RNA sequence: GGGCUUGUAGCUCAGUUGGGAGAGCGCUGCGUUCGCAACGCAGAGGUCGUGGGUUCGAAUCCCAUCAGGUCCA
Numbered sequence: 001g002g003g004c005u006u007g008u009a010g011c012u013c014a015g016u017u018g019g020g021a022g023a024g025c026g027c028u029g030c031g032u033u034c035g036c037a038a039c040g041c042a043g044a045g046g047u048c049g050u051g052g053g054u055u056c057g058a059a060u061c062c063c064a065u066c067a068g069g070u071c072c073a
Stems, first nucleotide, its partner, number of pairs: 001072007010025004019056001027043005049065005
């Protein structure tokens, strides 16, 4: 330098005909308990790596770019 692949909540990851952004764990509060854990209920937390484009509408399609992994040179 070139090919492929990954990037979504604090962590691990879902999210395929383009239309509601989600799960588990963690965190906070409440209930339960003498108290803790466990359990139950509620809640906070994301400009979907970044910048553009297409579209009425983009995590999803297109282009560029950054970072990690991998293969070739």
About this RNA
This is a predicted structure of a 73-nucleotide RNA (transfer RNA) from uncultured Ruminococcus sp. Taxonomically the source falls in Ruminococcus (Bacteria, Bacillati, Clostridia, Oscillospiraceae). Model confidence (mean pLDDT): 83 of 100. Rfam family: tRNA. From the family's description: Transfer RNA (tRNA) molecules are approximately 80 nucleotides in length. By type it is a transfer RNA.